[in-house]
RNA sequence: GGGGAUUUGGCGCAGUGGUAGCGCGUCCGCUUUGCAUGCGGAAGGCCGGGGGAUCGAAACCCCCAAUCUCCA
Numbered sequence: 001g002g003g004g005a006u007u008u009g010g011c012g013c014a015g016u017g018g019u020a021g022c023g024c025g026u027c028c029g030c031u032u033u034g035c036a037u038g039c040g041g042a043a044g045g046c047c048g049g050g051g052g053a054u055c056g057a058a059a060c061c062c063c064c065a066a067u068c069u070c071c072a
Stems, first nucleotide, its partner, number of pairs: 001071007010024004018055001026042005048064005
């Protein structure tokens, strides 16, 4: 220098056009003498940044950034 992949709540991931979901974790309640387990509930992200196309985007197109990787 060139190619590819990834970037979504604290962490790991899903979601490939109609205003974001799962597991773990956190908090609250019930259960217990207490802890754990179990059950119920809640908070927490507007999707790496910018622009574009579309009635409408996390998702499509372009540019940029970061991380991983291959080639030189």

A computed fold for a 72-nucleotide RNA from Coemansia erecta, annotated as transfer RNA. The same sequence occurs in records of 5 taxa. Its mean pLDDT, the model's own confidence on a scale to 100, is 82. Rfam family: tRNA. Its family is annotated with triplet codon-amino acid adaptor activity in the Gene Ontology.